Bacterial RNase P class A from Leeuwenhoekiella aestuarii, 333 nucleotides, folded computationally. Rfam family: Bacterial RNase P class A. By type it is a ribozyme. The coordinates come from a structure-prediction model, not an experiment, and the mean pLDDT is 75.

[in-house]
């Protein structure tokens, strides 16, 4: 140069029209709550779907679960350290496997990359086809030596593994260590509106039942009681809700993950659900012409993919371009 790994960062741009939502002043009408309160409508200005919004796989924020909990069952996780609010995440170091180089030439050291779900097999139970005589409280095939006999003993063959074998725990399981639970359709207010009625069990302090993972001890509510059956009313309107563990930048510690500081910055809030469409130009990139080898014509022309309470991790998708680090093939000098 060209290919490939990895990793990170961008992924269409202008202009000019109409359109949408949600904010802030205003103007106008209308309504009643006589207030800068609502509605509606016109103009102005500003914002207005992502690096993964996507899986819901983990880990908090917040919100209910009166008080109040111990135990066991289950369930994560698993080398040493260190970050962070917290993780099953990152970061860093040590082992183990794997592939280069270089020394070295039986080994084995060094450098560098890449992956690993890395705690215990003498506390226990499990599993290992085929082949082999036999696969572990097992077994004697072939040859040889020994012996009163006897697989005693040594070598061979099968096989991944053949003498009180070794392997395997993302195998049961042991050990340590940690964990409530539901979940913005959670929850809170307000406002209309109905059935203190009706049937059936159960119980009334020595207690039916019930209390937001199981199960158990405990412990609380409990008398117009408690379950269940059937019927009845309601489905409106507000809040959560968008200023945060926020983001940018710069400096100082630090191997680094990431902390601190200073300075600047607000940028979606819908609610069946906005965030768009038209029209011209032009770019990145492709393919062909042409040569003067990077110009220039023509054609064509941007991926995965769309917020729904909010963050931090993983993971999967994803045309194309840019930078960086490594690997390998040729050319040069």
């Nucleotide at each position: 140069c060209a290919a490939g790994c990895a990793g990170a960062c961008c992924g269409c741009c202008u202009u000019a029209u109409c359109g949408c939502u949600u904010u802030u002043a205003u103007u106008a009408a209308a309504a009643c709550u006589u207030g800068u309160u609502u509605u509606u409508a016109a103009a102005a200005a500003a914002a207005g779907a992502g690096g993964a919004a996507a899986g819901u796989c983990c880990g908090g924020a917040c919100a209910c679960u009166a008080u109040a909990g111990g135990g066991a069952a289950g369930c994560a996780u698993a080398g040493c350290g260190g970050c962070u609010a917290a993780c099953g995440g990152c970061c860093g170091u040590c082992g183990g496997c794997c592939a280069u180089a270089a020394u070295g030439c039986a080994u084995a050291u060094u450098a560098c990359g890449g992956u690993c779900a890395g705690g215990a097999c003498c506390a226990g139970u499990g599993c290992a086809a085929c082949a082999g005589a036999a696969a572990g409280a097992a077994u004697g095939u072939a040859c040889a030596g020994a012996u009163a006999a006897u697989g005693c003993u040594g070598u061979a063959g099968u096989g991944a593994a053949a003498c009180c074998a070794g392997g395997u725990a993302a195998a049961c399981u042991c050990u340590a260590u940690g964990c409530g639970g539901u979940g913005c359709a959670a929850u809170g207010u307000c406002a209309u509106g109905u059935a203190u009625a009706c049937c059936g069990g159960c119980a009334a302090u020595u207690a039916a039942g019930u209390g937001c993972g199981u199960c158990u001890c405990g412990u609380g509510c409990g008398a117009u009681g408690c379950c269940g059956g059937a019927g009845g009313g309601u489905a409106g309107a507000c809040a959560g809700a968008u200023u945060g563990a926020g983001c940018a930048a710069a400096u100082a510690a630090g191997u680094a993950a990431u902390u601190a500081u200073u300075u600047g910055u607000c940028u979606a809030g819908a609610u069946a659900a906005a965030u768009g469409a038209u029209a011209a130009g032009g770019u990145a990139u492709u393919a062909c012409u042409g040569c003067g080898u990077g110009c220039a014509g023509u054609a064509a022309g941007a991926a995965c993919a769309g917020a729904a309470u909010c963050c931090g991790g993983c993971u999967u998708a994803c045309a194309g371009g840019u930078c960086u680090g490594c690997u390998u093939u040729u050319u040069u000098a």